[in-house]
Notes:
A computed fold for a 144-nucleotide RNA from Nodosilinea nodulosa PCC 7104, annotated as Guanidine-I riboswitch aptamer. It matches the Rfam family "Guanidine-I riboswitch aptamer". Gene Ontology term of the family: regulation of gene expression.
RNA sequence: ACUCAGGGUUUCUAGGGUUCCGGCUUGCCGCCGCGUCGGUUGAGCGCCUGGUCCGAGAGAAACCGCCAGCGUUUUGUUGGGCCUGCAUGGCUUUGGCCUUGUCCUCUACAACCUGGUACACGGCGGGAUAAAAGCCCGGGAGGA
Numbered sequence: 001a002c003u004c005a006g007g008g009u010u011u012c013u014a015g016g017g018u019u020c021c022g023g024c025u026u027g028c029c030g031c032c033g034c035g036u037c038g039g040u041u042g043a044g045c046g047c048c049u050g051g052u053c054c055g056a057g058a059g060a061a062a063c064c065g066c067c068a069g070c071g072u073u074u075u076g077u078u079g080g081g082c083c084u085g086c087a088u089g090g091c092u093u094u095g096g097c098c099u100u101g102u103c104c105u106c107u108a109c110a111a112c113c114u115g116g117u118a119c120a121c122g123g124c125g126g127g128a129u130a131a132a133a134g135c136c137c138g139g140g141a142g143g144a
Base pairs, nucleotide, nucleotide: 007064008063009062010061011060012059015054016053020051021050022048023045024044025043026042027040028039029038030037065117066116067115068114069113071112074111075110076109077108079106080105081104085102086101087100089098090097091096119139121142125137126136127135
């Protein structure tokens, strides 16, 4: 670079930190009450189980997309065939011709249905956010 159905979203989990909530420690203040108490626009702690939050290419599930196929009348659409099976309307030289609908049938397409959507070892370092991470750089560098 090409080929390849190997694509997208959502929810969750592994995991992650500390913006907010909560919790803990502490300073200050309060009290008929002096404590495992209450308040605080103070300070700190994520080596604080948690709530909010972030969150997997190689984790899970669902939905959508994509690929292949089948049923051939299961349903529908388009284009034909039949040249007369039926109905309807018009014309008629009474031989028939034409339009429409329907029956039967063929092709293509669509829906429904079934199956598939593979494989995958992976740094250092950097980036965002409050901060960090299996997030992003990245199916990268590298390796087999």
The coordinates come from a structure-prediction model, not an experiment, and the mean pLDDT is 79.